This is a predicted structure of a 71-nucleotide RNA (transfer RNA) from Tribonema minus. The source organism's lineage runs through Eukaryota, Sar, Xanthophyceae, Tribonemataceae and Tribonema.
RNA sequence: UCCGAAUUGGUCCAGUGGCAGGAUUUCUCAUUGUCGCUGAGACGGCCGGGGUUCGAUUCCCCGAUUCGGAG
Numbered sequence: 001u002c003c004g005a006a007u008u009g010g011u012c013c014a015g016u017g018g019c020a021g022g023a024u025u026u027c028u029c030a031u032u033g034u035c036g037c038u039g040a041g042a043c044g045g046c047c048g049g050g051g052u053u054c055g056a057u058u059c060c061c062c063g064a065u066u067c068g069g070a071g
Base pairs, nucleotide, nucleotide: 001070002069003068004067005066006065007064010024011023012022013021018054026042027041028040029039030038047063048062049061050060051059
């Protein structure tokens, strides 16, 4: 330099052109003599910019970062 892949709560991982889900962490409540376990609930996210579209996290382009490959 070229090619490919990935980027989603604090962490890990799904997902689809029409409200973004789970696990875990944290907090609250219940339960318990206390802690823990368990149950219920809350908080919290689509890498950045542009385009297409009635509507983009999803499709397209450019860029950033990480990983792999070629030279």
Its Rfam family is "tRNA". It is annotated as a transfer RNA.